[in-house]
About this RNA:
This is a predicted structure of a 112-nucleotide RNA (SAM riboswitch aptamer (S box leader)) from a Zetaproteobacteria bacterium. NCBI's taxonomy places the organism under Bacteria, Pseudomonadati, Pseudomonadota, Candidatius Mariprofundia. Model confidence (mean pLDDT): 81 of 100. It was read from a public genome assembly, where an Rfam model found it. The model forms 97% of the base pairs in the Rfam consensus.
Parts: sequence; structure tokens; C1' cells
RNA sequence: GCUUUAUCCAGAGCGGUGGAGGGUUCAGGCCCUGUGAAGCCGCGGCAACCGGCCGAUAAUCGGCGUCCGGUGCCAAUGCCUGCCCCUGGGGCUUCCGGGGGAGCGAUGAUGC
Repeated sequence: GCUUUAUCCAGAGCGGUGGAGGGUUCAGGCCCUGUGAAGCCGCGGCAACCGGCCGAUAAUCGGCGUCCGGUGCCAAUGCCUGCCCCUGGGGCUUCCGGGGGAGCGAUGAUGC
């Protein structure tokens, strides 16, 4: 980097460093940010994907949670919208919504 698959409206921040951006990319919106962004480091925390442990099982499912291990995550739903389908309201070229799907993305696990 690619394949397959599961999940994505829950949850969890302080300090140091740094010095202007950030919320993946593009566009629009909205938001965060010199009361200090990203990145990096330390410590802390959340969660339960894999491993582990316990119980049941045909597949598989449920439970436990740092004392063991591998990741992940810690503003806002993946911040919202964009393409397709269905649909509600109103003052109906317009405006405000709701549901489903696709695509893209992130993370885990599997395989290459």
C1' cells in the first nucleotide's frame, strides 16, 4: 500500500515544548484557536477491536477491565452538507426538516 470484514449520535485532559493554524482531502457552512492551533514529549484517562481470563455453544454469543499484552481514542455524530431513493411542513423558482442507501474516510481484526 492493497483485499475482506466489523464499528463509527456513548465515553475520556492536564502539564511541558512549540508559535499559527486546526476540524483527513476539495467546495460550501459552522466551529475551535495568541485566555496559545497543529506537531512532539511526559503523565493521566476512556473504551473493549484483538490477545488473555470466566461462562454457555454447532456456528457463535455473553461477561470481566489493567493487575498481563497489542492497538485505538480523549471539542462538536466521522462537526454538518455534497451523489441516489423515499418522505413531512410552510409564506411553494425559494425556505426549514425526517428516514434509507451509495461513495469517501478513520480505527480494529484477517489475508497478501